[in-house]
RNA sequence: AACUUGAGAGUUUGAUCCUGGCUCAGAACGAACGCUGGCGGCAUGCCUAACACAUGCAAGUCGAACGAGAAGCCUACCUUCGGGUAGGUAGAGAGUGGCGGACGGGUGAGUAACGCGUGGGAACCUACCCUUGGGUACGGAAUAACUUCGGGAAACCGGAGCUAAUACCGCAUACGCCCCCCUUUGGUGAACAUUGGGGGGGAAAGAUUUAUCGCCCUUGGAGGGGCCCGCGUCGGAUUAGGUAGUUGGUGGGGUAAAGGCCCACCAAGCCUACGAUCCGUAGCUGGUUUGAGAGGAUGAUCAGCCACACUGGGACUGAGACACGGCCCAGACUCCUACGGGAGGCAGCAGUGGGGAAUAUUGGACAAUGGGCGAAAGCCUGAUCCAGCAAUGCCGCGUGAGUGAAGAAGGCCUUAGGGUUGUAAAACUCUUUCAGCAGGGAAGAUAAUGACUGUACCUGCAGAAGAAGCCCCGGCUAACUCCGUGCCAGCAGCCGCGGUAAUACGGAGGGGGCUAGCGUUGUUCGGAAUUACUGGGCGUAAAGCGCGCGUAGGCGGUUUUCCAAGUUGGGGGUGAAAUCCCGGGGCUCAACCCCGGAACUGCCCUCAAAACUGGAUGACUAGAGUCCGGGAGAGGUUGGCGGAAUUCCUAGUGUAGAGGUGAAAUUCGUAGAUAUUAGGAGGAACACCAGUGGCGAAGGCGGCCAACUGGACCGGUACUGACGCUAAGGUGCGAAAGCGUGGGGAGCAAACAGGAUUAGAUACCCUGGUAGUCCACGCCGUAAACGAUGGGUGCUAGGUGUCGGGGAGCUUGCUCUUCGGUGCCGCAGCUAACGCAUUAAGCACCCCGCCUGGGGAGUACGGCCGCAAGGUUAAAACUCAAAGGAAUUGACGGGGGCCCGCACAAGCGGUGGAGCAUGUGGUUUAAUUCGAAGCAACGCGAAGAACCUUACCAGCCCUUGACAUACCGAUCGCGAUUUCCGGAGACGGAUUUCUUCAGUUCGGCUGGAUCGGAUACAGGUGCUGCAUGGCUGUCGUCAGCUCGUGUCGUGAGAUGUUGGGUUAAGUCCCGCAACGAGCGCAACCCUCGCCUUUAGUUGCCAUCAUUCAGUUGGGCACUCUAGAGGAACUGCCGGUGAUAAGCCGGAGGAAGGUGGGGAUGACGUCAAGUCCUCAUGGCCCUUAUGGGCUGGGCUACACACGUGCUACAAUGGCGGUGACAGCGGGAUGCAAUGGUGCGAGCCUGAGCAAAUCUCGAAAAACCGUCUCAGUUCGGAUUGUUCUCUGCAACUCGAGAGCAUGAAGUUGGAAUCGCUAGUAAUCGCGGAUCAGCAUGCCGCGGUGAAUACGUUCCCGGGCCUUGUACACACCGCCCGUCACACCAUGGGAGUUGGUUUUACCCGAAGACGGCGAGCUAACCUCUUAGGAGGAGGCAGCCGGCCACGGUAAGGUCAGCGACUGGGGUGAAGUCGUAACAAGGUAGCCGUAGGGGAACCUGCGGCUGGAUCACCUCCUUU
Repeated sequence: AACUUGAGAGUUUGAUCCUGGCUCAGAACGAACGCUGGCGGCAUGCCUAACACAUGCAAGUCGAACGAGAAGCCUACCUUCGGGUAGGUAGAGAGUGGCGGACGGGUGAGUAACGCGUGGGAACCUACCCUUGGGUACGGAAUAACUUCGGGAAACCGGAGCUAAUACCGCAUACGCCCCCCUUUGGUGAACAUUGGGGGGGAAAGAUUUAUCGCCCUUGGAGGGGCCCGCGUCGGAUUAGGUAGUUGGUGGGGUAAAGGCCCACCAAGCCUACGAUCCGUAGCUGGUUUGAGAGGAUGAUCAGCCACACUGGGACUGAGACACGGCCCAGACUCCUACGGGAGGCAGCAGUGGGGAAUAUUGGACAAUGGGCGAAAGCCUGAUCCAGCAAUGCCGCGUGAGUGAAGAAGGCCUUAGGGUUGUAAAACUCUUUCAGCAGGGAAGAUAAUGACUGUACCUGCAGAAGAAGCCCCGGCUAACUCCGUGCCAGCAGCCGCGGUAAUACGGAGGGGGCUAGCGUUGUUCGGAAUUACUGGGCGUAAAGCGCGCGUAGGCGGUUUUCCAAGUUGGGGGUGAAAUCCCGGGGCUCAACCCCGGAACUGCCCUCAAAACUGGAUGACUAGAGUCCGGGAGAGGUUGGCGGAAUUCCUAGUGUAGAGGUGAAAUUCGUAGAUAUUAGGAGGAACACCAGUGGCGAAGGCGGCCAACUGGACCGGUACUGACGCUAAGGUGCGAAAGCGUGGGGAGCAAACAGGAUUAGAUACCCUGGUAGUCCACGCCGUAAACGAUGGGUGCUAGGUGUCGGGGAGCUUGCUCUUCGGUGCCGCAGCUAACGCAUUAAGCACCCCGCCUGGGGAGUACGGCCGCAAGGUUAAAACUCAAAGGAAUUGACGGGGGCCCGCACAAGCGGUGGAGCAUGUGGUUUAAUUCGAAGCAACGCGAAGAACCUUACCAGCCCUUGACAUACCGAUCGCGAUUUCCGGAGACGGAUUUCUUCAGUUCGGCUGGAUCGGAUACAGGUGCUGCAUGGCUGUCGUCAGCUCGUGUCGUGAGAUGUUGGGUUAAGUCCCGCAACGAGCGCAACCCUCGCCUUUAGUUGCCAUCAUUCAGUUGGGCACUCUAGAGGAACUGCCGGUGAUAAGCCGGAGGAAGGUGGGGAUGACGUCAAGUCCUCAUGGCCCUUAUGGGCUGGGCUACACACGUGCUACAAUGGCGGUGACAGCGGGAUGCAAUGGUGCGAGCCUGAGCAAAUCUCGAAAAACCGUCUCAGUUCGGAUUGUUCUCUGCAACUCGAGAGCAUGAAGUUGGAAUCGCUAGUAAUCGCGGAUCAGCAUGCCGCGGUGAAUACGUUCCCGGGCCUUGUACACACCGCCCGUCACACCAUGGGAGUUGGUUUUACCCGAAGACGGCGAGCUAACCUCUUAGGAGGAGGCAGCCGGCCACGGUAAGGUCAGCGACUGGGGUGAAGUCGUAACAAGGUAGCCGUAGGGGAACCUGCGGCUGGAUCACCUCCUUU
């Protein structure tokens, strides 16, 4: 010195805060898999089949216990020279005997247990070792081996015979020892300990040699072991009761030892809610891992303990075993067999098969450490030490270092400039760790002995030489681009990427991270305060039992003394070693190892303290209760009484309806209803009073009276003396519905019936109507049983009502005050917010209940309760990344308020019917080019398709191109133009005429043009308007949309912008935590309307002159033209309003409240429209998807729709007369005039670039005629003849003449426009255009009707409210049915495991008995042969008992026809239940009904919108 120490993120929403789950970043591993792989050190390596095992090895040793003794060697003898015999030496192999095989090694099946851990204890044993004392005498009988005979295939066995011992037996002796008796002392004691004495009992083995080793008895010890106890040690209560040797006693037996361990008898105990029993799972610990810690998970390697050894049972031997490499039996399996019998047990080390995602060599050595035996040498030792294999882990090292910019090449990107890879490479200089080669060469070994091993290490040599990968780059999370792909292929830990511009897929370049590894998967802890002890919650998010009483338990007022269990302090013992931590040390460092320390938070013993808790004791009155006196009350139970009303019955009056509804019908009624009068019957409920009033624990309780009865409150203070609070189980009460039995039944009313409504209507509405509703008794036990708020106690600002008591004061009906209840507002505080706020959801304490993501599900199974309905307790598989709460902004509502609009209404005229025109759809076609699609596509793009246009189709042609830029060459022009040939034409070939390219430094130098060539490129009306710009439509000319600062809110946001008025208007005024500002509104602009002025031609003409004519003179007054001005501002008056803003009326005025019209379109919405106006990213085509040409098509035609024209006629047709406009156009033009034609037109051509000339005539109007007809309406269609334009009218133009004369007689449902110079009606002009409008854009003429009003339809604005919507109601969303898949419940049964009870069987074995058969030792007798006895053995019997069997259960699991619901799925079917008042408010409980969501009855709740009333509060 042993210390430090605690990180968050993504994901629910349009956005926000909260709740809450899911997911990620970290660490670890006996790991596995994928890619990759240089070296070394140290570790580690079947987690699965305690599955089966070939082969080898893993436990032997001792000749100094014993007998016998092989080979070999020596000696002697013999020899047929092969050898044999004898003796000696030697000691193999086997045997007897001893010790060891109970250690070491393996495994974790079993075990929830005194098995383990920890700390204690007493009734024990202990071979070998140490130690004390003593002893070791005399005998005996056998038996293996061996020999021989026999059986057997074998294993092996049997008979006979011989023999030894430290094998076995008898006896002697006995200091201790054991047993019994007596005695002494201690002791209450017959317990126990102790002293002395007596009696009885039991030993021994020798070997070698001369010193030891043994042997026997005995004392103590060490180490080891057996036994007992306290405490600790997983989950399930959907396991609640278990137990008969069970619990205890007595007496025995048994054991080394206590003990029901066993037995006999006696008693009836024992365990259990502090969880017995049962079921499941599991070896336990030191430790390991994670964590800030507390805690969680785990129990490989190392170490301690336990258990097991093929499965089950059993004992034997032994100091020790019920024995891994011993025995017996049973069973399964394997092997051998001659079929008669036998053999075996790797969870020892290697190894094999198998299982599995997966785990190594059939290696070396006893050199070291240790073990067994031996006196020792030594032998044995798969313990161990080493080596081999494996990146399995930890640690270390290397794959080079320095310099090096032309920033090389290549790659990639690019805005084409460049950037990046990148000092990276190359190149130059240098080094040599590791690996390689060569040489030397330890320690481990105290004297010898080294498997490892020529190893570690040292030295030298060569050469940058042999040595880099893996994952990731959307966010979390460090790191970005290109290409490919096109909801495909694929990715993904969560959120999520991919449908043609993917930083998310695949590849590449680049980058980031780690590195001999890197990722993935699995598991554990962490983050997760997400089980909360440290450290959470329960009004609305999940969560307070429906409410009481009360048991156990928990908690508990003031005070005295004592005790010391908890508590605190000191000391002691223990907490194995290793590990972790600290300080040192050793391998070059580190990992690793060694030494010392600290720690091991625990348990036990002991001493002390006495504040607090606890225990004992005494006292107290503030908690609690008792007593006395009062008053309040729909508190409860029983009995009686009362009136109103409904219905029914009887009678009367009376007549045709009544009833009911949105409207109807069913229904009742001429057999007399409804209505009305009188009387009666019966049941149920009690108007007014009545009140956020009262009472009760809750449910609940309401006419009046009486009886019985519970509780609370106030006042008084007399008494008791902590008697209290809470409350698991338990028990009682408990709305409505429902059930049982018996009554009762007026009204109401599930079910049911009928009528309506409806697409349907199993509903809402109507007419009926049964259970039920009522009573008595008995069940049920649930509700939105709610304040969605458990009970108790104390504390913490107030104000104001109300109910019940008390006190004080006085002015006697008020004020003040106090206790208890019940409301509202509100401060602090709390809360996610809403809100709560002395009646807490604030601050604290005590006790109980409950919650832990959504769905599955309050369901299944099991238990309990119930007559049933059902209640209660209460899961899992599977599935999702959310489900939720509060608040915000929008949007929406068949919510509310206010307001506007040709929105409705009031009117006028149309469309929808006909014919035609035109556009669209559809169909057709070679093509009928393309786009536009509700309003906001459809006479739209298109202000004009015969060719062209033209984008389409067919055919024929061109390929640097019809067009642009650049390069080279040629020519100086280009261009215009004539003619001819071929061709459909484009085009190709030939040809005539005209003709000055510019500048110039004079150089074919420059520019320009044309032609030819080649390459870059051109070109595309090809695709994507969902990649875009621009432009446009629409809401909407609606009055809105925002910002800065400030303020409020945790925040999204709010305020301003709301409110009171007012306006066309967010227009203006007033008020206001807002003050200002911007884009919009309005105004400024144009035009029309009035006036003035200026000017007066081409305009005008009042006056004068003149003429056919404003033609001319003249004039510019008027009209007009076009410049400049004026004019209108609620300015004035009155009323109203708030004195404001404004509104109403009036005057004046050409015009009056924006004077009419136009232009002008906020923030935004619709992925609105347009790539075919234009521009443009990307993609695509490139002798074609480009370009040219001819012809065709866009013009088709059964049909459907839109928009128009013309009509159907008399407000008209036809004929005639003939007056009055305005806007405009005109040179490739408008054209007068004259002529001509029936006409379209043609010929002529004055004038006019226009207030001059011209188009040009206006038409409706007016007059006449026709007289109601398919017509003198209507004009389609068709025939024919013409005209015009044009290169050309066939497909396919317009017009004219003659002839023809269709449909159509005012139009169903429905629908459009318009509010005044408007609608309607009438004509005129223009753009486009060669020609071609019924369309479009303009112009003027004639010229109405109506608006009560805002209930309703549509659209819009503001405020407010509800919301489960936010793609925003064209939203969301529920259930049945059908299909597919998944898991699961029931299920006749069936299969298996496990367990219980009863019975049967009874191997081996020990125990007990018998033991007539057999029997050496000892004893007795003996005739010495033997006999008997003791003892023993075989055998038999008995109880015990494994396996096995029979029967009946319990329990768990698998399968199972069929069946129930559940979940998930692509755009299936039926409806529309819920969210808005969701169109019948919804929901809860219950009951009935129905395809389904659901509907209906009864009671309850607000978590219901809206309107009205009442009460209360606040402000004035």
The prediction has a mean pLDDT of 84.
A computed fold for a 1516-nucleotide RNA from a Pseudomonadota bacterium, annotated as small-subunit ribosomal RNA.
The sequence was found in a public genome assembly.
Taxonomically the source falls in Pseudomonadota (Bacteria, Pseudomonadati).